[in-house]
Context: one part of a larger RNA
RNA sequence: CCCUCGUUUAGGAACUCGGCAAACUCGCCCCGUACCUUCGGAAGAAGGGGUGCUCCUUCUCGUGAUCCGGCUCGCCCGGUGAGCGAAGAGGAGUUGCAAUAAAGAGGCUCAGGCGACUGUUUACUAAAAACACAGGACUCUGCCAAGUCGAACAACGACGUAUAGGGUCUGACGCCUGCCCGGUGCUGGAAGGUUAAAGGGAGGGGUUAGUCGCAAGGCGAAGCUCUGAACUGAAGCCCCAGUAAACGGCGGCCGUAACUAUAACGGUCCUGAGGUAGCGAAAUUCCUUGUCGGGUAAGUUCCGACCUGCACGAAUGGCGCAACGAUCUGAGCGCUGUCUCAACGAGGGACACU
Numbered sequence: 001c002c003c004u005c006g007u008u009u010a011g012g013a014a015c016u017c018g019g020c021a022a023a024c025u026c027g028c029c030c031c032g033u034a035c036c037u038u039c040g041g042a043a044g045a046a047g048g049g050g051u052g053c054u055c056c057u058u059c060u061c062g063u064g065a066u067c068c069g070g071c072u073c074g075c076c077c078g079g080u081g082a083g084c085g086a087a088g089a090g091g092a093g094u095u096g097c098a099a100u101a102a103a104g105a106g107g108c109u110c111a112g113g114c115g116a117c118u119g120u121u122u123a124c125u126a127a128a129a130a131c132a133c134a135g136g137a138c139u140c141u142g143c144c145a146a147g148u149c150g151a152a153c154a155a156c157g158a159c160g161u162a163u164a165g166g167g168u169c170u171g172a173c174g175c176c177u178g179c180c181c182g183g184u185g186c187u188g189g190a191a192g193g194u195u196a197a198a199g200g201g202a203g204g205g206g207u208u209a210g211u212c213g214c215a216a217g218g219c220g221a222a223g224c225u226c227u228g229a230a231c232u233g234a235a236g237c238c239c240c241a242g243u244a245a246a247c248g249g250c251g252g253c254c255g256u257a258a259c260u261a262u263a264a265c266g267g268u269c270c271u272g273a274g275g276u277a278g279c280g281a282a283a284u285u286c287c288u289u290g291u292c293g294g295g296u297a298a299g300u301u302c303c304g305a306c307c308u309g310c311a312c313g314a315a316u317g318g319c320g321c322a323a324c325g326a327u328c329u330g331a332g333c334g335c336u337g338u339c340u341c342a343a344c345g346a347g348g349g350a351c352a353c354u
Base pairs, nucleotide, nucleotide: 001349002348003347004346005345006344007343008342010340011339014338019335027051028050029049030048031047036041038172052094053093054092055091056090057089058088060086061085062084063083067079068078069077070076071074095099107333108332109331110330111329112328113327114325115324119131120130135170136169137168138167139166140165141164147156148155173320174319175318176317178250179249180248183247184246185243186242187241188240189239192238193237194236198232199231203227204226205225206224207223210219211218212217251269252268253267254266255265278312279309290306291305292304293303294302
């Protein structure tokens, strides 16, 4: 010097990103206990008091000696209740610094965010606000179900049958869940347009028996062969509707009130429709440490408001919410070697000598 412990004057978070770590608290009995609340809780809320030993009194309980009575005379029944033991209550005394004397054994409160909750998770850096969840909704599926697995036979679904099974989203509960179907998707429709293979075969090309020609060469049937227009031709797509707890989306400019400011109001452009309720500098706010209020001597965090929402918003759910949380954030009380500022002690290392 390092590790693991113990103690500490005065102060008591001044430490630090942050009370991290440590300390305080701790059992049992009694008293007492707020806001809020889904009436269950919150709650061991908080906050107090008691606690050892000895003696006395008393109550209750267990056991039951002795004695008394009865008869059906028994290892009987009823009564009595000594002694001993146990747990409590009251009183008196007594020891110590200290009585759950060691060990083991909640620190508490206030406010907010998120997630309702108990659960689950990154085996070996993340336990959470992530996943799940009960509940809600949409959608598919009529049974040889849909769906899944498999090359197939099969199998699961299910020895189930729409109060069932699969998929997707949301996520207790309370109050609610607005507008848009133009785009994309899905569902339905089938008149028209487009459209494959296939059918069809107009027409064209090659070849050559032949034929014309003095020749070069020209023409050229049938057959074979290469090609090939019109026309017929399904679903799909175009098209027509529906559908947003389907994917998604939810405006701009200008003017206007008898102080000013603001604009209930008006005009205009655009759109499929222009964000409703609720919330809002928020796990979302760039400017921003916004402004005001609270708390502090002093507060980029926190809480309450305001609304100018760069860029909240309604099952990619909105806003609340008791209980719950090794969750996150802020504040206070208590407590402390976290610190002012370090000291001493114990054990074990390292190091040195032998």